This is a predicted structure of a 126-nucleotide RNA (c-di-AMP riboswitch aptamer (ydaO/yuaA leader)) from a soil metagenome. It matches the Rfam family "c-di-AMP riboswitch aptamer (ydaO/yuaA leader)". Rfam's curators write: This family represents a conserved RNA structure found upstream of the ydaO and yuaA genes in Bacillus subtilis and related genes in other bacteria. The ydaO/yuaA element is thought to act as a genetic 'off' switch for the ydaO and yuaA genes in its native state. It is believed that the element may be triggered during osmotic shock leading to activation of ydaO, a predicted amino acid transporter gene, and members of the yuaA-yubG operon which code for KtrA and KtrB K+ transporters. RNAcentral holds the sequence, with entries from MGnify. Of the family's consensus pairs, 96% are formed in the model.
RNA sequence: CGCCGAACCCCACCGCGAAUGAUGGUGGGGGCGGGGGACCCUUGUCGUUGGGGCGCAGCGCCGGCAAUCCGGCGCGGGGCACUUCUCGGCCCAAGCCCGUCAGCUAACCCCGCAGGCGUCGAGGAG
Numbered sequence: 001c002g003c004c005g006a007a008c009c010c011c012a013c014c015g016c017g018a019a020u021g022a023u024g025g026u027g028g029g030g031g032c033g034g035g036g037g038a039c040c041c042u043u044g045u046c047g048u049u050g051g052g053g054c055g056c057a058g059c060g061c062c063g064g065c066a067a068u069c070c071g072g073c074g075c076g077g078g079g080c081a082c083u084u085c086u087c088g089g090c091c092c093a094a095g096c097c098c099g100u101c102a103g104c105u106a107a108c109c110c111c112g113c114a115g116g117c118g119u120c121g122a123g124g125a126g
Stems, first nucleotide, its partner, number of pairs: 001118004008030007031113006041103001050101001051098004058075007077092004082126007
């Protein structure tokens, strides 16, 4: 300097200090992201038993005794460096949280601003 991601910008003060700057801490402002939460709306029946949230990380079928585990296949999802479209190529497809409880949801209430990395090509239009 840039990439994934909401995870950024500004101001003041404090500390360090000869001074400035960087880094750190506190407070304030702006911005971005997430959750809870009315009326209205949310077809019917049967069975089972938990259910829900963040996130791209989900669904179906088959096999492994069974499984939320492992493997395979299919359909979907995400990333590849200014934006976008097309054609190739490569990669990811996790993890965590709530705790029997939450559909949507105005007012209102609450929470986060981390972490990990280093740019694949061709053509068209901006």